[in-house]
RNA sequence: CUUGAAAUCGGCGAUGGAGUUCGCCUGAAUCGCCCGACCGGGAUAAUGACUCCUACAAAAGU
Numbered sequence: 001c002u003u004g005a006a007a008u009c010g011g012c013g014a015u016g017g018a019g020u021u022c023g024c025c026u027g028a029a030u031c032g033c034c035c036g037a038c039c040g041g042g043a044u045a046a047u048g049a050c051u052c053c054u055a056c057a058a059a060a061g062u
Stems, first nucleotide, its partner, number of pairs: 010025004016053006033042003
């Protein structure tokens, strides 16, 4: 480093953390979209879903 088996666990769902819940994965699940031949350009979003916190952006008030 590779292969096999068993056990205990876990991991993933386009950018962070936590809780709940759903789905998926066993070395995989996963690694977004649009225009464009390519180079390149553009839009949404911290969620799979809900809530909270943090970061970022906009508006209003003090």